[in-house]
Context: one part of a larger RNA
C1' cells in the first nucleotide's frame, strides 16, 4: 500500500500482491576488449602458376578491410529482488583498533634484464540419443614459470624519540624474495628514440569494508534458575586482523530478580501517520544498514563471496531421455497458475541520467528514462454565465383561500474553460566522435601525443506529445448519504412487534418526522456512503 456498494468528465503528482519466501510456460534482465594471443572464414586489391568457353575458374604468395569460436585480461561481490530467518553489536548513536583488509582512482619514487617448457582453439582417431566427453599430435600471449636487479617483509645485534599497558614510529649492520623485453600511433635504413594505454615495487591519499567496545529501543515470572568450550590461562594452529574462532594440558569459574534462561512476536533506522505538547501507534513508497536467493551443506576463483541469473554434495520437487543417464531454480522485468476482499503491460527507448567493458567508434544494461492500466491518494479545473414573474405547466401538500418546488425552468443576450477537428510546433541536448585552427606541455623533432578552448558537422524513446492559433458548439460531462435525539435537515402515503431499521439510547404491536415509497430539505461532491485499522 486499502476493500466492498452506487456512481463517475478531464488534467498534473505520486502509488499500485499487506495473501503463499507457493509453484513457474515463454521473451528478455551481463556483458565488452582483435590496439592482449594463435587460428577459422569472408570480400577487395595485387603477383606467380594451371585449365583453357580470351576473360573468367582453381590453386599459391603479399597487402588492405570485416566477422568471430577458443586461450586471456576486466566486470559477472554492483546495480536490480524480497522480509523468510534473526531479540543479535542486526540496527541506532557514540567511539577504539599500537589487533586491520581495500581491485579500478589520486600524489610521490624507483624500475621493467636473461631464459624457459607447456596448453586450448585446431588435426587425426574413437565413446554418448543427448548433456558432453577420452587418447595423440601441433601452436600463441598482457597466460604460467625459473634467474638477476631490491629502499619492502621475516629473523639477530644494536641506537633515538614518544606513549593510557600491551607497546608504537624513525635509523645503522648480517642471511630468503616481483615486472608484461607487452600493445598502439610517430620519427628512423636498421639499430633505437619517443607519446599514450597497459604492467611491477615502495610510501602516502581518498573511497569502500572487517573488528571491538558504551548506551538504547517487546510480551510473558501462569518462564526462576541457566551454562563443559561453559568461564579464565598455558603452548600451538588459524585468519587481512583481536579473541574459546580452533585444538591439547591446566584452574573451577561464569551469568541472573537492575529479570539470565525459556517460550511468544518481529528485519532496524532515518521517517510517516496522530497529538498544543508529553506520549501513542505504524516501518507502504523514497534513502541507510542487515539477512536471504528451492531447502541444507560446503569451499574454489578473487582486490572483494562463501556468490539471486558460478562450482560442488545432499533432499523435495518439475522436465528430456534410446532407460544407461542428464536438465532446472521468476523473494529481476513483464506474464501464468494458485491462495485472497484486493494490487497493472508478454509495452517504447538507451535521447537523458548512471553502470560494466574499450584507446576510442561504440557495445551491453527490463538500472533509468517513457509510454500504458486502475478515481487507488493528493491538488487543481468543468458540467456554464447574465437577465428572466403571466410567480407558467406537471408534481407534492392543503383548513380547498392557497403553500412549496421557483429565478428553477422556457424566453433573451453572452462565453468558449474543458471538448471536437484543422494549422504550425518544443524545453529536455551538455556531448563524445570527425574536420580546421589557436594556447600550453611531453619530446632530439619543424613526426606525434596529452591537457585546455573556438568554428562547422551532427545525437530525442517520450512525440507530432506538451504548448500556441483558428473554427465549430450550452451543444458532450452529477452522483451519493442523510432528514427522532447525538446532528444540519419534515410532511404525505403504504405497512400495522409484520417487513423492515439501527454507531448508542431505540424505532415499529392503525393517524410511525426512527420501516418502504413520494414530494420538499440538509451535508458532501467526481465523488459519496460502508468495513477494516491507528491517533
Nucleotide at each position: 500500500g486499502a476493500a466492498c456498494g452506487c456512481u463517475g468528465g478531464c488534467g498534473g503528482c505520486g502509488u499500485g500482491c499487506c495473501u503463499a519466501a507457493u509453484a513457474c510456460a515463454u521473451g528478455c534482465a551481463a556483458g565488452u576488449c582483435g590496439a592482449g594471443c594463435g587460428g577459422a572464414c569472408c570480400u577487395g586489391u595485387u603477383u606467380g602458376a594451371a585449365g583453357c568457353u580470351u576473360g573468367c575458374u582453381u590453386c599459391a604468395g603479399a597487402c588492405a578491410g570485416g566477422u568471430u569460436a577458443g586461450c586471456g585480461g576486466c566486470g559477472g561481490a554492483c546495480g536490480g529482488g524480497u522480509g523468510a530467518g534473526u531479540a543479535a553489536c542486526a540496527c541506532g548513536u557514540a567511539g577504539g583498533c599500537a589487533a586491520c583488509c581495500u581491485g579500478c582512482c589520486c600524489g610521490c619514487a624507483a624500475g621493467a634484464c636473461c631464459g624457459g617448457g607447456a596448453u586450448a582453439a585446431c588435426g587425426u582417431a574413437g565413446g554418448g540419443a543427448a548433456a558432453c566427453u577420452u587418447a595423440c599430435g601441433c601452436u600463441a600471449a598482457u597466460a604460467c614459470c625459473g634467474g638477476a636487479u631490491a629502499g619492502g617483509g621475516c629473523a639477530c645485534c644494536u641506537u633515538c624519540u614518544c606513549g593510557c599497558a600491551u607497546g608504537a614510529g624513525a635509523g645503522g649492520g648480517u642471511g630468503c624474495g616481483g615486472a608484461a623485453a607487452g600493445g598502439u600511433g610517430g620519427c628512423g635504413c636498421a639499430a633505437g628514440c619517443u607519446a599514450c594505454c597497459a604492467c611491477u615495487u615502495g610510501c602516502g591519499g581518498a573511497u569502500g569494508g572487517g573488528c571491538c567496545u558504551g548506551c538504547g529501543g517487546c510480551g510473558c515470572a501462569u518462564u526462576a534458575g541457566c551454562u563443559a568450550g561453559u568461564u579464565g590461562g598455558u603452548g600451538g594452529g588459524g585468519u587481512a586482523a583481536c579473541g574459546g574462532c580452533c585444538u591439547a594440558c591446566c584452574a573451577a569459574g561464569g551469568c541472573g530478580a537492575c529479570g539470565a534462561u525459556g517460550c511468544g512476536u518481529a528485519g532496524c533506522c532515518g521517517a510517516c501517520c496522530u497529538g498544543a505538547g508529553a506520549g501513542g501507534g505504524u516501518g507502504a513508497c523514497c534513502g541507510g544498514c542487515c539477512a536471504c536467493a528451492c531447502u541444507g551443506g560446503g569451499a574454489c576463483u578473487g582486490a572483494g563471496a562463501c556468490a539471486c541469473g558460478g562450482c560442488c554434495c545432499a533432499g523435495a520437487c518439475u522436465c528430456c531421455u534410446a532407460c544407461g543417464g542428464g536438465a532446472g531454480g521468476c523473494a529481476g522485468c513483464a506474464g501464468u497458475a494458485g491462495g485472497g476482499a484486493a494490487u497493472u503491460u508478454u509495452c517504447c527507448a538507451c535521447a537523458a541520467u548512471g553502470g560494466g567493458c574499450g584507446a576510442a567508434a561504440g557495445c551491453c544494461u527490463g538500472a533509468u528514462g517513457g509510454a500504458g492500466c486502475a478515481a487507488c491518494g493528493c491538488c487543481g479545473c468543468g458540467u456554464g454565465a447574465a437577465c428572466g414573474a403571466u410567480g407558467a405547466a406537471g408534481g407534492u401538500c392543503u383548513u380547498c383561500g392557497g403553500a412549496u418546488u421557483g429565478u428553477a425552468a422556457a424566453g433573451u443576450u453572452c462565453u468558449g474553460u474543458u471538448g471536437u477537428c484543422a494549422g504550425g510546433g518544443a524545453c529536455g541536448a551538455a556531448c563524445a566522435a570527425g574536420u580546421a585552427c589557436c594556447g600550453u606541455u611531453c619530446g632530439a623533432a619543424c613526426a606525434g601525443g596529452g591537457c585546455g578552448g573556438u568554428a562547422c558537422c551532427u545525437u530525442g524513446a517520450c512525440g507530432g506529445u506538451a504548448c500556441c492559433u483558428g473554427a465549430c458548439g450550452a451543444g458532450a460531462a452529477a452522483g451519493c448519504c442523510c432528514c427522532g435525539g447525538c446532528u444540519a435537515a419534515c410532511u404525505a402515503c403504504g405497512u400495522g412487534c409484520c417487513a423492515g431499521c439501527a454507531g448508542c439510547c431505540g424505532c415499529g404491536g392503525u393517524a410511525a418526522u426512527a420501516c418502504g415509497u413520494a414530494g420538499g430539505g440538509g451535508g458532501c461532491a467526481a465523488g459519496c456512503g460502508u468495513u477494516g485499522u491507528c491517533c
The part of an RNA shown here (small-subunit ribosomal RNA, 5' domain) has 535 nucleotides and comes from Brevibacillus thermoruber. Its Rfam family is "Bacterial small subunit ribosomal RNA". Gene Ontology terms of the family: ribosome and structural constituent of ribosome. The RNAcentral record of the full RNA draws on ENA and SILVA. The source organism's lineage runs through Bacteria, Bacillota, Caryophanales, Paenibacillaceae and Brevibacillus. Model confidence (mean pLDDT): 83 of 100.